[in-house]
């Protein structure tokens, strides 16, 4: 330059035939314990990297560009 991925919750990741976002961990409160740890419950936490479009009653999902980091060819 030129080819492929991968960008969702604090962090690691699901969400695959478009249905209105989740799990673990972490964080706060409960409980429980003399108290702490460990279990258990529960809550907070996300304009799904940016902008444009596309069909729709619905876009994280589909198209195009941008931008970052990974990789392969040169």
């Nucleotide at each position: 330059g030129g080819g492929g991925g991968u960008a969702u919750a604090g962090c690691u990741c699901a969400g695959u035939u478009g249905g209105u976002a989740g799990a673990g961990c972490g964080u706060u409160c409960g409980a429980c314990u003399u108290a702490a740890a460990a279990u258990c419950g529960a809550a907070a936490g996300g304009u799904c990297u940016u902008g444009g479009g596309u069909u729709u009653c619905a876009a994280a999902u589909c198209c195009c560009a941008a931008u970052a980091c990974c990789u392969c060819c040169a």